[in-house]
Order: sequence, then C1' cells, then structure tokens
RNA sequence: CUCCGUUCUCAGGGCGGGGUGAAACUCCCCACCGGCGGUAAGGGGCCUCGGCCCCAAGCCCGCGAGCGCCUCGGCGGCCUUCCGCCCCGAGGGUCAGCAGAUCUGGUGCAACUCCAGAGCCGACGGUCAUAGUCCGGAUGAAAGAGAACGGCA
Repeated sequence: CUCCGUUCUCAGGGCGGGGUGAAACUCCCCACCGGCGGUAAGGGGCCUCGGCCCCAAGCCCGCGAGCGCCUCGGCGGCCUUCCGCCCCGAGGGUCAGCAGAUCUGGUGCAACUCCAGAGCCGACGGUCAUAGUCCGGAUGAAAGAGAACGGCA
C1' cells in the first nucleotide's frame, strides 16, 4: 500500500421584498437552495519535465432516502364467511414504475463538464389556500466518507 473482518464517528441547503385575499413562507411578480460516487480540456500544488496529488456537473452515467410495487403478519375495520378492499406493523430492493430537469453561442483535435447567455427540475402526508424553501414521519433511514483494531499475502 492492497484485500478481508469487526467496531465506532460523520453524512442536506433554501421564502427576504411586493401583490391579491377573510385566510397564502402554499397562488402571482421578483428572490433563494442544490445529498453521494464516477467522468473532467477548468483551478491549485509538487516535480527528477516522465508524471503525480487535491478541488471542480442540481439538469452526462449511476446511487440514496421517499412514494409506488411485491411478500409476510394482525383475536384489526368493511363483510354471514371466503375472496377482495382498507388500516397498522415488519421485510424485500429494481425487476416494471414516479425518480426529476439543457439548450444556444464561443474556444478547441476533442466539451451535454470550460467561458458567455438563456432556460429547466425538485418524494410523501399536513395546512383557514395549491409548498423544492413551513410543519410532520425524522433524536429515523441512507448513498457514501473517515477512523481505530484485528487478519491474509
């Protein structure tokens, strides 16, 4: 240093102003925000000039939570019973879903990543009124990041 194991730690930002209204951080105008891994012609550092390291994409490739779906459970609800549907709980994890959203110009051998401009997107439940930004599940879960210890070579 690589691989394997165990344990632990960490792991999401954002409504400010105005308008309408009985009521809106939910509508309208302006504003604000951008998880994780990869890719990288940008930026920075080192250099034996070969190269190496660090940072760099919301909309390029994937992943995550959530919803949905499926499975199981319940002296649960509807029902005469079964089936079925509903509710609650536990589990599965992409097969099939929602899972979103980018173009134009420039430079160049090469750009969906650089530069410029103009666009676009954002789970579920709740709410005096429709929510990326408020409240809630959530002191949860988790992509992953790191540390310590142990083991093989």
Predicted 3D model of a 153-nucleotide RNA (FMN riboswitch aptamer (RFN element)) from Thalassovita taeanensis.
The sequence is in RNAcentral, with records from Rfam and Ribocentre.
It matches the Rfam family "FMN riboswitch aptamer (RFN element)". Rfam links the family to the GO term FMN binding. About the family: The RFN element is a highly conserved domain that is found frequently in the 5'-untranslated regions of prokaryotic mRNAs that encode for flavin mononucleotide (FMN) biosynthesis and transport proteins.
The organism belongs to Thalassovita, within Bacteria.
The prediction has a mean pLDDT of 78.